[in-house]
RNA sequence: GGAGUUGGCCAGACAAUCGCUGUGGUUCGCCACAGAGGAAAGUCCGGGCUCCUUCGGACAGGGCGCCAGGUAACGCCUGGGAGGCGUGAGCCUAUGGAAAGUGCCACAGAAAAUAUACCGCCAGGCUCGCCUGGUAAGGGUGAAAAGGUGCGGUAAGAGCGCACCGCGCGACCGGUAACGGCUCGCGGCACGGUAAACCCCGCCCGGAGCAAGACCAAAUAGGGGAGUAGGGCUUCGGCCCGCCGUCGGUUCCGAACGGACUCCCGGGUAGGUUGCUUGAGGCAGUCGGUGACGGCUGUCCCAGAUGAAUGGUUGUCGAUGACAGAACCCGGCUUAUUGCUGACUCCGGCU
RNA sequence: GGGCGAUUAGCUCAGCGGUAGAGCGCUGCACUCACAUUGCAGAGGUCACUGGUUCGAAACCAGUAUCGCCCACCA
Numbered sequence: 001g002g003a004g005u006u007g008g009c010c011a012g013a014c015a016a017u018c019g020c021u022g023u024g025g026u027u028c029g030c031c032a033c034a035g036a037g038g039a040a041a042g043u044c045c046g047g048g049c050u051c052c053u054u055c056g057g058a059c060a061g062g063g064c065g066c067c068a069g070g071u072a073a074c075g076c077c078u079g080g081g082a083g084g085c086g087u088g089a090g091c092c093u094a095u096g097g098a099a100a101g102u103g104c105c106a107c108a109g110a111a112a113a114u115a116u117a118c119c120g121c122c123a124g125g126c127u128c129g130c131c132u133g134g135u136a137a138g139g140g141u142g143a144a145a146a147g148g149u150g151c152g153g154u155a156a157g158a159g160c161g162c163a164c165c166g167c168g169c170g171a172c173c174g175g176u177a178a179c180g181g182c183u184c185g186c187g188g189c190a191c192g193g194u195a196a197a198c199c200c201c202g203c204c205c206g207g208a209g210c211a212a213g214a215c216c217a218a219a220u221a222g223g224g225g226a227g228u229a230g231g232g233c234u235u236c237g238g239c240c241c242g243c244c245g246u247c248g249g250u251u252c253c254g255a256a257c258g259g260a261c262u263c264c265c266g267g268g269u270a271g272g273u274u275g276c277u278u279g280a281g282g283c284a285g286u287c288g289g290u291g292a293c294g295g296c297u298g299u300c301c302c303a304g305a306u307g308a309a310u311g312g313u314u315g316u317c318g319a320u321g322a323c324a325g326a327a328c329c330c331g332g333c334u335u336a337u338u339g340c341u342g343a344c345u346c347c348g349g350c351u
Numbered sequence: 352g353g354g355c356g357a358u359u360a361g362c363u364c365a366g367c368g369g370u371a372g373a374g375c376g377c378u379g380c381a382c383u384c385a386c387a388u389u390g391c392a393g394a395g396g397u398c399a400c401u402g403g404u405u406c407g408a409a410a411c412c413a414g415u416a417u418c419g420c421c422c423a424c425c426a
Stems, first nucleotide, its partner, number of pairs: 001347009012317007020035006037323001041334002044332005049209004055254004059249001061205005066080005081095001082093004096200002101198002103194003118139002120135007147165006166189001167187005172181003213274004223265006230241004243259004267425003281300008352422007361375004369406001377393005399415005
């Protein structure tokens, strides 16, 4: 100097002036203070909160998937294992099970999975270029072909035998575990791929969402249609059987509660208050932990709109400033995006 | 703000992981004096886009983009 990997920070600053929203004060003139984001976004996950009486079981349905930990919870995060990519710093992994079962693997190829044989090799036969048998080492097909290398062996061959590597099982050692071992023993190998195909195993899951929900006020035709509302006893309070609903799983069983409920058409109002922002909150210090994170102490209050507020102009500095704007609230993920900077890796040049 | 759905030829839609189809429309030819109808032939595709799984993706799984639908209160 070039190429790359990974982490952190900022999101123009200050002043004047004119406005907007909220809170507090007020002598009703006005004054003081505060006022968007790292993603407020996509609505992809998880929770709080609210309503549905939602309590138990069976069968479905959905989601997740190495191990340990963190957390309110998670499909998130941290640390570790295994596999893969990269010269490397590092990065990626929907990363359980294919020796439980089923399905699929087009074309090509002998054969796509209970094996099998096109060319070839070897043996035998004869009508001399074919038949029968053996073989799977070599060729060929394909994305993928039933362990690999070497030696022995054989008619030719072959885990047929042996050594090493790989694989499986068991023991031992290390580790909480996943898993690892240059350790020992046994087994000639126990038979491709696909589970983001069905499935099996383990764990988790009731539904709807602040347009949830609560209160006040105004107005109207307090309307019409469809579906289900049966029987018995009675001391007239009610009880029993049945029916329906509570379930957005048109499923079943039970418990409890309710007796009117559901759907469609039509009508009216488009007003106010609340939910609403103090919270798994921020900042600083300290302690524990490799870390995610947790404990303790101190300190701070930091938008709450509802046609919906953060802006306009001027001056100075700076570099001409990206993506983009809260709408019940948090924790994540993903996507979009400006500038600055730390650490590390590889290559080249000079000393 | 919240909850759902769709994207395949010019239009409306099919499509069992294995060479992308139908109807209408368009173009040419035949038929006719001419047009329509009819018949024959043909053209036309980044399966919205980007990744992943797989030997192989329009389809399966994520993310992005665009378009569309629904919702309040009262009796």

This is a predicted complex of two RNAs, RNase P RNA and transfer RNA, with 426 nucleotides together. The coordinates come from a structure-prediction model, not an experiment, and the mean pLDDT is 79. Rfam match: Bacterial RNase P class A. From the family's description: Ribonuclease P (RNase P) is a ubiquitous endoribonuclease, found in archaea, bacteria and eukarya as well as chloroplasts and mitochondria. Rfam classes the family as a ribozyme.